[in-house]
Molecule: transfer RNA
Organism: Candidatus Moraniibacteriota bacterium
RNA sequence: CGGGCUGUGGUAUAGUGGCAUUACGCACGAUUCGGGUUCGUGUAAUCCGAGUUCGAUUCUCGGCAGCCCGA
Numbered sequence: 001c002g003g004g005c006u007g008u009g010g011u012a013u014a015g016u017g018g019c020a021u022u023a024c025g026c027a028c029g030a031u032u033c034g035g036g037u038u039c040g041u042g043u044a045a046u047c048c049g050a051g052u053u054c055g056a057u058u059c060u061c062g063g064c065a066g067c068c069c070g071a
Stems, first nucleotide, its partner, number of pairs: 001070007010024003018054001025043006047063005
């Protein structure tokens, strides 16, 4: 310098145009003499900008970051 892939709560992930899923975590409660386990409720997210669209996490373009390949 060129090419490819990926970017979603604190962490790991699903979603592939129509209210963003699940698990762990965290908070509160129940259970216990207490802790752990288990159960219930809640909290918290689409990398940034523009475009297309009635509507974008999803499609298109540009940027940024990470990984891989080539030079």